[in-house]
RNA sequence: AGGGGCGUAGUUAAACGGCAUAGCAACGGUCUCCAAAACCGUUAUUGCGGGUUCGAUUCCUGCCGCCCCUG
Numbered sequence: 001a002g003g004g005g006c007g008u009a010g011u012u013a014a015a016c017g018g019c020a021u022a023g024c025a026a027c028g029g030u031c032u033c034c035a036a037a038a039c040c041g042u043u044a045u046u047g048c049g050g051g052u053u054c055g056a057u058u059c060c061u062g063c064c065g066c067c068c069c070u071g
Stems, first nucleotide, its partner, number of pairs: 001070007010024004018054001026042005047063005
């Protein structure tokens, strides 16, 4: 320099045009003499812009960051 992939909650991953979901973590509760475990509940998320569309996490595009390949 060229090519390809990835970016979603504190963290690990789903969802691939039509209400963004789960595990762990956090917080609250039940239980317990206390705690742990278990169970119930709550909060919180689409890297940053632009475009297409009635509607974008999803499609297109610029940038940023990370990984891989070629030279």
The RNA shown here (transfer RNA) has 71 nucleotides and comes from an uncultured Bacilli bacterium. Its Rfam family is "tRNA". By type it is a transfer RNA.